[in-house]
RNA sequence: GCCGGCGUGGCGGAAUAGGCAGACGCAAUGGACUUAAAAUCCAUCGGGAGUUAAAUCCCGUACCGGUUCAAGUCCGGUCGCCGGCA
Numbered sequence: 001g002c003c004g005g006c007g008u009g010g011c012g013g014a015a016u017a018g019g020c021a022g023a024c025g026c027a028a029u030g031g032a033c034u035u036a037a038a039a040u041c042c043a044u045c046g047g048g049a050g051u052u053a054a055a056u057c058c059c060g061u062a063c064c065g066g067u068u069c070a071a072g073u074c075c076g077g078u079c080g081c082c083g084g085c086a
Stems, first nucleotide, its partner, number of pairs: 001085007010026003019069001028044005046059004062078005
């Protein structure tokens, strides 16, 4: 230099002939149980606006654009990692 694969919460990792983004697990936080803890069980767990608290709304799949009513998914470009060829 050329070719291919991959990039999604704090971590692993689902979701594909486009249709509720974040299943499931781990970690974390709050609570129950306990003398106390562990284990177990329940709830929460991206960011912002909003609210007494909620409801509700907006944004968010490496980054920038494009197609589309609708994009993690399709197209173009960029960056990073991995592999192959030279």
Transfer RNA from an uncultured bacterium, 86 nucleotides, folded computationally. Its mean pLDDT, the model's own confidence on a scale to 100, is 81. Rfam family: tRNA. From the family's description: Transfer RNA (tRNA) molecules are approximately 80 nucleotides in length.